Predicted 3D model of a 63-nucleotide RNA (Fluoride riboswitch aptamer (crcB RNA motif)). Rfam family: Fluoride riboswitch aptamer (crcB RNA motif). On this family, see Baker et al., Science 2012: "Widespread genetic switches and toxicity resistance proteins for fluoride". It was read from a public genome assembly, where an Rfam model found it. The coordinates come from a structure-prediction model, not an experiment, and the mean pLDDT is 76.
RNA sequence: UUGUUUUCAGGCUAUGGAGUUAGCCUUUAACCGCCUUAAAAAGCUGAUGACUCCUACCGUGUA
Numbered sequence: 001u002u003g004u005u006u007u008c009a010g011g012c013u014a015u016g017g018a019g020u021u022a023g024c025c026u027u028u029a030a031c032c033g034c035c036u037u038a039a040a041a042a043g044c045u046g047a048u049g050a051c052u053c054c055u056a057c058c059g060u061g062u063a
Base pairs, nucleotide, nucleotide: 009026010025011024012023013022016054017053018052019051020050021049033044034043
């Protein structure tokens, strides 16, 4: 100096947060949905990768 393994740490998984769990990435990283368009604009779905919840939003009903 290079490579491998282990441990630890941090981050990510299309709209906020909490717990558990799974996967991915190591800073020119992982990640950044669908449709339409030459490129845009417009339109559609979803607060989770999964499970259990809180909150926000929308609709309906009642008072």